RNA sequence: UAACGCAUAGGGGAUGGAGUCCCCCAUCAAACCGCCAAACAGGCUGAUGACUCCUACCGGGAU
Numbered sequence: 001u002a003a004c005g006c007a008u009a010g011g012g013g014a015u016g017g018a019g020u021c022c023c024c025c026a027u028c029a030a031a032c033c034g035c036c037a038a039a040c041a042g043g044c045u046g047a048u049g050a051c052u053c054c055u056a057c058c059g060g061g062a063u
Stems, first nucleotide, its partner, number of pairs: 010025004016054006034044003
């Protein structure tokens, strides 16, 4: 330095995936499960906790 074998790797942050950072919860439970409204009817924003990228969706423009 390489290969092989064994052991270890927690969860969550309103809709998908990846990386980084931040926050929260914790051994079966918690963290978490958007907002407005007369809390009825109804209405609104967003794929992020934040940033970057990809995918999906929506709107506009150009070819």